[in-house]
């Protein structure tokens, strides 16, 4: 990476329009309520670090060493956000997992 298998959550919401086999069907729009496990955004420790503070030593306006502060950058998730996506069954999708190639 590929196929196989397993794989959760949340309104059969309200209103309007169209199709129609006149059905809890299908599609679209608006509104409210929800879910987190496609994708996407955010954050930790840690690392780097502009900048400046204090102390010590010396050959003294410079050098060396030590201590602590620190804007900002990088940075994980099944955390978080809910943009996207999703919310009867079926179907599709599905992080992740198992065995296999």
């Nucleotide at each position: 990476u590929c196929g196989c298998u397993g794989g959760a959550g949340a309104g059969a919401g309200a209103c309007c329009c169209g199709c129609c086999c006149c059905g809890a069907g299908c599609g679209g729009g608006u509104c409210c309520a929800c879910c987190g496990a496609a994708g996407g955004g955010g954050c930790a420790a840690g690392c780097c670090g502009a900048c400046g503070g204090c102390c010590u030593g010396a050959g003294u306006a410079u050098c060396a060493g030590g201590c602590g502060g620190g804007a900002g950058g990088c940075c994980a998730a099944u955390c978080u956000c809910u943009c996207a996506g999703g919310u009867a069954a079926a179907g599709c999708g599905g992080a992740c997992a198992g065995a296999g190639a």
Molecule: Glycine riboswitch aptamer
Organism: soil metagenome